Model confidence (mean pLDDT): 77 of 100. A computed fold for a 142-nucleotide RNA from an Acidimicrobiia bacterium, annotated as c-di-AMP riboswitch aptamer (ydaO/yuaA leader). Of the family's consensus pairs, 96% are formed in the model.

RNA sequence: CCCCGAUUACCGCCGAACCUGGCAUGCGCCAGGUGGGGGGAACCAAACCCAUCGGGGGCGAAUCCCGGCAUCGAGGGCCGGGUAGGGCGAACUUCCAGCCCGAGCCCGUCAGCUAACUCCCAAGGCGACAGAGGAAGAAAAA
Numbered sequence: 001c002c003c004c005g006a007u008u009a010c011c012g013c014c015g016a017a018c019c020u021g022g023c024a025u026g027c028g029c030c031a032g033g034u035g036g037g038g039g040g041a042a043c044c045a046a047a048c049c050c051a052u053c054g055g056g057g058g059c060g061a062a063u064c065c066c067g068g069c070a071u072c073g074a075g076g077g078c079c080g081g082g083u084a085g086g087g088c089g090a091a092c093u094u095c096c097a098g099c100c101c102g103a104g105c106c107c108g109u110c111a112g113c114u115a116a117c118u119c120c121c122a123a124g125g126c127g128a129c130a131g132a133g134g135a136a137g138a139a140a141a142a
Stems, first nucleotide, its partner, number of pairs: 011127004018033006034122006044112001055110001056107004064082006085101004092137005
C1' cells in the first nucleotide's frame, strides 16, 4: 500500500411495526396515544343457460412470460433470462449517475364495495467510519 474478515457508540435502511406510563427484573406483562390490516348494510357491482377447466380469499412491491436440465412424456422441482411492480441513491424534497428486490407466509370451502359496528397487528431483518457522487429547490445558519 492492497485485499479479506470481525466488531462498531452516534448514525442510516426495508417495514405499519413507534411514543408514554405502570408492573416486573428479566428480555416480558398491562394500559393509553399513535400507526397498520381484516370482517361488516343500503346504493352500486356481480349474479342467466350450455360446455371445458377448476374451489375461493388475505397480508406483501413481489405479478406475468420465455428458454434450459432431468424424464418416454406431463405435472412438480432446479437453473437462467426478462417483466408488471417496489427500494436505496445519507440533514429534507424532486430529478439523475449508479446499485438492488421482484420473496415468503396465512385463512380453511367462506369473504365484492361498504356507514354504524366488530376482530387483529405494532414484528423481523440489515448497513456502516466510507469516493455517502451530480443538479435544482426549499429550509437552517451567518

It matches the Rfam family "c-di-AMP riboswitch aptamer (ydaO/yuaA leader)". Rfam describes the family as follows. This family represents a conserved RNA structure found upstream of the ydaO and yuaA genes in Bacillus subtilis and related genes in other bacteria. The ydaO/yuaA element is thought to act as a genetic 'off' switch for the ydaO and yuaA genes in its native state. It is believed that the element may be triggered during osmotic shock leading to activation of ydaO, a predicted amino acid transporter gene, and members of the yuaA-yubG operon which code for KtrA and KtrB K+ transporters.